The RNA shown here (TPP riboswitch aptamer (THI element)) has 92 nucleotides and comes from an Actinomycetota bacterium.
The source organism's lineage runs through Bacteria, Bacillati and Actinomycetota.
Model confidence (mean pLDDT): 78 of 100.

[in-house]
């Protein structure tokens, strides 16, 4: 490189006004962008499929332990310990 394939989307302020809404702030590569369906009142949440963006065994992307331990913060996976511990997506 091509093809294929894992994977997360947290914390928070405020408007509107009553429908499933608009906006603004921390970190971060991304903080549900885009259609589509469920729950009926929590401005909450799930599920599909499409993009983005990170990963694919030399795997710290990510998930569990964990409602953990220290720290710091307005608040939080913000930082760091747990830990190279256990899982974890590959073919030409």
């Nucleotide at each position: 490189a091509c093809c294929g394939g894992g994977g997360g989307a947290g914390c928070u302020c405020g408007g509107u006004a009553c429908c499933a809404c608009c906006g603004g702030g921390c970190u971060g590569a991304g903080a549900g962008g885009c259609c589509g369906g469920c729950u009926c009142c929590g401005g909450a949440g799930c599920c599909g499929g499409c993009g983005a963006c990170c990963c694919c065994a030399c795997g710290a992307a990510c998930c569990u332990g964990a409602c953990c331990c220290g720290g710091g913060u307005a608040a939080u996976g913000c930082c760091g310990g747990c830990g190279g511990a256990g899982g974890g997506a590959g073919g030409u």